Overview
Small-subunit ribosomal RNA, 3' major domain from an uncultured anaerobic bacterium, 476 nucleotides, folded computationally. The full RNA is in RNAcentral, with records from Greengenes. Its mean pLDDT, the model's own confidence on a scale to 100, is 84.

[in-house]
Context: one part of a larger RNA
RNA sequence: UGACGGGGACCCACACAAGCAGCGGAGCAUGUGGUUUAAUUCGAAGAUACGCGAAGAACCUUACCAGGACUUGACAUACUAGUGACCGGUGUAGAGAUACAUCUUUCCCUUCGGGGACACUAAUACAGGUGGUGCAUGGUUGUCGUCAGCUCGUGUCGUGAGAUGUUGGGUUAAGUCCCGUAACGAGCGCAACCCUUAUUUUUAGUUGCUACCAUUAAGUUGAGCACUCUAGAGAGACUGCCGUCGAUAAGACGGAGGAAGGCGGGGAUGACGUCAAAUCAUCAUGCCCCUUAUGUCCUGGGCUACACACGUGCUACAAUGGUCAGUACAACGGGCAGCUACACAGCGAUGUGAUGCUAAUCCCUUAAAGCUGAUCUCAGUUCGGAUUGUAGGCUGCAACUCGCCUACAUGAAGUCGGAGUUGCUAGUAAUUGCGGGUCAGAACACCGCAGUGAAUGCGUUCCUGGGUCUUGUACA
Repeated sequence: UGACGGGGACCCACACAAGCAGCGGAGCAUGUGGUUUAAUUCGAAGAUACGCGAAGAACCUUACCAGGACUUGACAUACUAGUGACCGGUGUAGAGAUACAUCUUUCCCUUCGGGGACACUAAUACAGGUGGUGCAUGGUUGUCGUCAGCUCGUGUCGUGAGAUGUUGGGUUAAGUCCCGUAACGAGCGCAACCCUUAUUUUUAGUUGCUACCAUUAAGUUGAGCACUCUAGAGAGACUGCCGUCGAUAAGACGGAGGAAGGCGGGGAUGACGUCAAAUCAUCAUGCCCCUUAUGUCCUGGGCUACACACGUGCUACAAUGGUCAGUACAACGGGCAGCUACACAGCGAUGUGAUGCUAAUCCCUUAAAGCUGAUCUCAGUUCGGAUUGUAGGCUGCAACUCGCCUACAUGAAGUCGGAGUUGCUAGUAAUUGCGGGUCAGAACACCGCAGUGAAUGCGUUCCUGGGUCUUGUACA
């Protein structure tokens, strides 16, 4: 100087407390361990692995296993020799890769000597490796933590390691600001600048909108651009104003005006560093290793196994509910190898015909919870839907291992969950649907969107984590 303390002081955080909803019990989904297996590819491992890499394993992907094949190779460059255009079609054998046969084709320039491009054959340099090492590395990432810290120059003090500044009194979300001060300044962080949301002015009105005038079943059409909305440019919030407190400061509290008030809400943004943290399987890369195989191609299988254990979710156990009928109101997005109106067929998944849209124009697109009415009457039930059977549909060469959906039948556990434990402070939790990416097909996951919409917060004694000062130390 640090680190540590079941030392002290001060401060902060959904850390506790106060509340709400969960998890832990059930069924299913999904990931992991274990076990099994020819293989169940590999990585991730307290917090900081476990709906994680994977924004989507039937083949492919695919790295694993079995079997069948290839050896200058599936891919790149160079060189030597030879042959010929290459490509393409058909047939036979085969699980296919591939092998054989056959048909077709006969490039460009030329001084006719030859040269060039491409392909094949043979040879050589080499290719190739998701093989090892993340404890050789770059790059990227997690975490402490959006915590308020981490440092430097000059000066001063100290023999020196170092100290000071950065401590102190206040204040703040903040090393934020003020005052004091052997310090004076500065840098990386904080804040602001960026995006979005909340208000408004103006410009512009089509594909958007409709107050007035016509018109229609309908903003449908004429007309209009007031309004809504869209998207450009501005305005607006700064403790600016008033009062009280404060040290006349920084600032705190209350008030006015205001759409918004003291960082308005949300996001992006992550200092010096810590964990030899993670990744050689995104990529790049040193060294080591393989080279008729640890490379390459193919078929089938596996990654989907199942006594069990754990994590994360979904659905429930019901009456604030289930079922049936009627009826209302969104936003974000996506669409041509696409989204599909409408009509018809089907109980339905869906099919057939057909229409519009490269989209503020057409479609996905009826939002659901809600509201109104009817019924069920506390039961393993008209709760709950697992499981299983049958019959169908869709995608796709192909749904057996191993997809999704529909109908009928079947109707399991489950009556609110031990010890313990998680999230959340407001348009939040809870609850309700909708969209998107990935994608041929395949979400209860993920990323977004809107609808309905709470309770509680006395407070900082305690638990956890963190910051500043101080103290002790046989630790570095």